[in-house]
Context: one part of a larger RNA
Order: sequence, then C1' cells, then structure tokens
RNA sequence: CGUAGGAGAUUUGAGGAGAUUGGACCCUAGUACGAGAGGACCGGGUCGAACGAACCUCUGGUGAACCGGUUGUUCCGCCAGGAGCAUAGCCGGGUAGCUAUGUUCGGAUCAGAUAAACGCUGAAAGCAUAUAAGCGUGAAACUGACUCCAAGAUGAGAUCUCAAUCCCGCAAGGGUGAAGAGUCGUGGUAGACUACCACGUUGAUAGGCCGGAGGUGGAAGCGUCGCAAGGCGUGGAGCUGACCGGUACUAAUCGCUCGGAUAU
Repeated sequence: CGUAGGAGAUUUGAGGAGAUUGGACCCUAGUACGAGAGGACCGGGUCGAACGAACCUCUGGUGAACCGGUUGUUCCGCCAGGAGCAUAGCCGGGUAGCUAUGUUCGGAUCAGAUAAACGCUGAAAGCAUAUAAGCGUGAAACUGACUCCAAGAUGAGAUCUCAAUCCCGCAAGGGUGAAGAGUCGUGGUAGACUACCACGUUGAUAGGCCGGAGGUGGAAGCGUCGCAAGGCGUGGAGCUGACCGGUACUAAUCGCUCGGAUAU
C1' cells in the first nucleotide's frame, strides 16, 4: 500500500515445512521343519542405541554485583575492625538465569491408491490364459492421518463484537470530534533495533521496605578460659544478586497526536 466504509477479537485451511530410524532379549516354542546338527513364519511383551523436542525437580557445569578463608603491601593516627591493589590476588562453596553429560516425552495407529509379486472370473483362439472388458491381495516408498507456519490464497475467505455524531451555511466550505490506535512512562515470560507481552493511581509494572526461601557457615561487640597463638558463650549467629509473597514509600503525572463516524 492492497484486501471497495472504520475498528477489536476469534478462526477456516489453498499451500508449505518437519517427523518417518535401527537393534537386542523373552514368550509362542526347542513347536512347525529336519536323520541329525540346527531351528522358524505369524502373533504378543520387555529393554537399550542414535536422533529430535521441551524443561531445570534430581545429578552436575557456569554463576567477575552472594558468603567465607587467606598471602604481600598501602591507607583509614594506633589496637580492634575495615577499604584499595596484586589475573576476580589466590583458595573453598554457591541462589536465580543459562545449560548437558541430567529429566520427561516423541517417531503410535489406521485408511486410500499402488510397485515388484500373487490371484478370481474370462474371451479373442469351443482349449488354455491374472487381461483384452471386469474384480481382488499386496511395501519403511506415495496420499491422508501426527507437529508447526499459513488469506499478499491479489482467488486477499469466515464468524462475533464496537462506534455508529452534532452545529453554522443556499452552496462552496468551516467547526466538533466516536470506536479504536499511537506517542510517552514503569518493566520483562520478549528482544540487536524494531516487534511482542504486562502495567500506568479504578495501579503491585519496576525500585525501595517488610516477611520468607535458597546460599554461606558461626558476624561485630562484650563476657570468659589460656603466658600466647587461639578456644568457648551470647547465637544455626551475621551477611545475603537475580527467587516467592506482601506493602503505594518512590517512579509510571498531566497531556498530546492519528483516526475520521459510510449506507439504509
């Protein structure tokens, strides 16, 4: 821009994309078959492999705004307690998120038309013949069925809902300005930007604060024991990023723009 008025939702599916894998063991059954050795079809069940999708409860990884330990040095006047620098100084752990080697699930089934192949009826050609007319069986391949996209499918589809003005003027024209959308702001289940999604005081959208979870692992100060290094008590202490819940304290203020209200 189009989809012959403007919007907001929900859809149909022309068409397209994906998936389609393979194995072992058990039963049937040591049966059929076979002199024996060996050893099934058909059918049923169980368990893996690789591949794929989703996810983070578990097992792990990461986790430079979390916690602790520790070396050297400088500084906060000294002690104590801290801060800076040294690869994040080094080391031990680790929430959320992201993640695989972790977890769950998937390739099931059925139908149609067929290939090779196998048939029925059957003439030409009194026979025969699956074929010439006609009718069947038959595969991981094909078409559906399964998953996803999809009306720019210009052949532009369908359904539901919303608004459906008023004023001046003879007219030309001028005002008003609906449904709805955007801008702007707070953000994330989204994300390069855009888009998408949630929210904007009739508010829990983010921050702060409060409580909790999880992490770390026993804070400082004081008391006490020890000559001291240090130990113990107060006390599962103190601190704590992203997680969960609550709470308007802070910020989402007020506005502005587009849209144009057809026909009967």
The part of an RNA shown here (large-subunit ribosomal RNA, domain VI) has 264 nucleotides and comes from Candidatus Cybelea sp. RNAcentral holds the full RNA, with entries from ENA.